[in-house]
Context: one part of a larger RNA
RNA sequence: AUUGAACGCUGGUGGCACGCCUAACACAUGCAAGUCGAGCGGUAGCAGGACCUGUAGCAAUACAGGUUGCUGACGAGCGGCGGACGGGUGAGGAAUACGUAGGAACCUGCCUUAUAGUGGGGGAUAACUAAGGGAAACUUUAGCUAAUACCGCAUAAUCUCGAGAGAGGAAAGCUGCCGCAAGGUGGCGCUAAAAGAGGGGCCUGCGUCCGAUUAGCUAGUUGGUGAGGUAAGAGCUCACCAAGGCGAUGAUCGGUAACUGGUCUGAGAGGACGACCAGUCACACUGGGACUGAGACACGGCCCAGACUCCUACGGGAGGCAGCAGUGGGGAAUAUUGGACAAUGGGGGCAACCCUGAUCCAGCGAUGCCGCGUGAGUGAAGAAGGCCUUCGGGUCGUAAAGCUCUUUAGGUUGGGAAGAAGGGUGUUAGAGGAAAUGCUAAUACUUUGACGGUACCGACAGAAUAAGCACCGGCAAACUCUGUGCCAGCAGCCGCGGUAAUACAGAGGGUGCGAGCGUUAAUC
Numbered sequence: 001a002u003u004g005a006a007c008g009c010u011g012g013u014g015g016c017a018c019g020c021c022u023a024a025c026a027c028a029u030g031c032a033a034g035u036c037g038a039g040c041g042g043u044a045g046c047a048g049g050a051c052c053u054g055u056a057g058c059a060a061u062a063c064a065g066g067u068u069g070c071u072g073a074c075g076a077g078c079g080g081c082g083g084a085c086g087g088g089u090g091a092g093g094a095a096u097a098c099g100u101a102g103g104a105a106c107c108u109g110c111c112u113u114a115u116a117g118u119g120g121g122g123g124a125u126a127a128c129u130a131a132g133g134g135a136a137a138c139u140u141u142a143g144c145u146a147a148u149a150c151c152g153c154a155u156a157a158u159c160u161c162g163a164g165a166g167a168g169g170a171a172a173g174c175u176g177c178c179g180c181a182a183g184g185u186g187g188c189g190c191u192a193a194a195a196g197a198g199g200g201g202c203c204u205g206c207g208u209c210c211g212a213u214u215a216g217c218u219a220g221u222u223g224g225u226g227a228g229g230u231a232a233g234a235g236c237u238c239a240c241c242a243a244g245g246c247g248a249u250g251a252u253c254g255g256u257a258a259c260u261g262g263u264c265u266g267a268g269a270g271g272a273c274g275a276c277c278a279g280u281c282a283c284a285c286u287g288g289g290a291c292u293g294a295g296a297c298a299c300g301g302c303c304c305a306g307a308c309u310c311c312u313a314c315g316g317g318a319g320g321c322a323g324c325a326g327u328g329g330g331g332a333a334u335a336u337u338g339g340a341c342a343a344u345g346g347g348g349g350c351a352a353c354c355c356u357g358a359u360c361c362a363g364c365g366a367u368g369c370c371g372c373g374u375g376a377g378u379g380a381a382g383a384a385g386g387c388c389u390u391c392g393g394g395u396c397g398u399a400a401a402g403c404u405c406u407u408u409a410g411g412u413u414g415g416g417a418a419g420a421a422g423g424g425u426g427u428u429a430g431a432g433g434a435a436a437u438g439c440u441a442a443u444a445c446u447u448u449g450a451c452g453g454u455a456c457c458g459a460c461a462g463a464a465u466a467a468g469c470a471c472c473g474g475c476a477a478a479c480u481c482u483g484u485g486c487c488a489g490c491a492g493c494c495g496c497g498g499u500a501a502u503a504c505a506g507a508g509g510g511u512g513c514g515a516g517c518g519u520u521a522a523u524c
Base pairs, nucleotide, nucleotide: 001523002522003521005520006519007518008517009516012372013371014370015369016368017367018365019364020330025328026327027326029325030324031323034081035080036079039078040077042074043073046072047071048070049068050067051066052065053064054063055062056061088283089282090281097208098207099206100205101204102203103202106200107199108198111196112195113194115192116191117190118189119153121151122150128143129142130141131140132139133138159168160167161166173188174187175186176185177184178183209255210254211253216246217245218244221243222242223241224240225239226238227237228236258280259279260278261277262273263272264271265270285306286305287304288303289302308319309318310317311316336362338361339360340359344358345356346355347354348353375405376404377403378402385396386395387394388393409465411460412459413458414457415456419451422447423446424445425444426443427442428441429440430439468513469512470511471510472509473494474493475492479508480507481506482505483504489496490495
């Protein structure tokens, strides 16, 4: 000088940051990933309409019951996209990692650019119904049905295979507007091939802690041929052949550790560290495995095994906070079971919008940094009182009181933002089109703020509500009295204390810092 600090004493306020470093210990409860009805069959519930019946009424109508997916919508289901991002943690890992510089044998959903196409058929299956099984979780059989679900056919190259001939080889619709219709014109999709952007996989050089009280290690081991496998090169895997490969420039083994940008310190060189923020990696109760998919061997998916917890009708089932809060435990020690999607961003959707413990805010904590305040001027009878005294006085001390002012922050009261871009409705113009919808731009009106009646601005009252902590022998700024008597105690080092202790304890005074001050721990 510094800290993700803790402890002791003390504590007014604001801004900005930060807040389980220990048990990758176990977790009650709630939430953290959904969305699309403009893909589909539909209609459990809600709301509306239509129809029928009844009651009241002359009737309009009101009420009650029923029918109807007709409409707004929508539970469950099929289907699509997203759950591989975002968020957490640092256990493992000393090299399948990270950093940096390169490389060639690869993949890539959504997005962008540009090309071509989107024809014609088929068979199923959930939901549902019926009959069962089971305590439950769930599940069996039979029957019905739809699709942007699934499968053929047609067509096709700058696609694939092939030396060539040739062979193989795709698709899906939904919706707006105009029109009686035929049809026209938009939007979102779908398929094939090409390029890009961004993302990812693979390989190589160099760098990356300690131990020799670890000296030899290695059999898919090292290389070749052939085959398999992968998106892709390769002992990646396999068969055969050869006997290689690494090592005192430290192999192997053991210990420790996520890595980096950076952070702290230091004149620098260096040393130590890797909280927060950003990039990368690894992990998701422990171990293993694959499925789906553009992407996972998948934190809030699946299967198996194990430990633990829970339910059970004992046959069998359910679970995984190293997401956000929160609980127990461990510990010197680390926060609310808060608000909102208003903004930024993400997912879905044509959109409106929905979801979002990402995020933005608020709460708690002097944990850190920075700012402000706890009053200002005047005031000598140098008051009272305390302490000291050589008893003259000295000192606390202009300090207080008194007088004159001010009102920051806090309190009361009044006004009051920016953060808002967008969205909706209408009008006008433009390209396109026969026109209309839609698209682009402008414009008018309207609407959207968790924070929060917050920041900020004004008014009112009144010095009113706000100072401590450590030290005073030397190092090292700051001295006397009383008590104690090698006791009680102090102490970072030297050392103090055994009757005059500036070193213990208290007091008065002083010194240093100040909403903090000391102590402890740790690093330079």
Molecule: small-subunit ribosomal RNA, 5' domain
Organism: uncultured bacterium